Record summary: Predicted 3D model of a 72-nucleotide RNA (transfer RNA) from Arcticibacter pallidicorallinus.
């Protein structure tokens, strides 16, 4: 230095260009309880960055940052 793959809630993963991006877990409040644990309910919580295509982008294109593989 070349090529190719990955970057979505704190973690683990979904989502064939179209509904408010869902789940699990986490944390937080209630409810159960004699307290705890378990079990319900509820709420919070996220598309790495910047730009373009489009009627609409997480998704398709380019850069840029970070991580991984080859190869030199």
């Nucleotide at each position: 230095g070349u090529u190719c793959c990955c970057g979505u809630a704190g973690u683990u993963c979904a989502a064939u260009g179209g509904a408010u991006a869902g789940a699990a877990u986490u944390u937080u409040a209630g409810a159960u309880u004699c307290c705890g644990g378990u079990u319900c309910u509820a709420a919070a919580g996220a598309u790495a960055u910047g730009a373009g295509u489009u009627c609409g982008a997480a998704u398709c294109u380019c850069g840029u940052c970070g991580g991984g593989a080859a190869c030199a």
It matches the Rfam family "tRNA". The family's RNA type in Rfam is transfer RNA. Rfam's curators write: Transfer RNA (tRNA) molecules are approximately 80 nucleotides in length.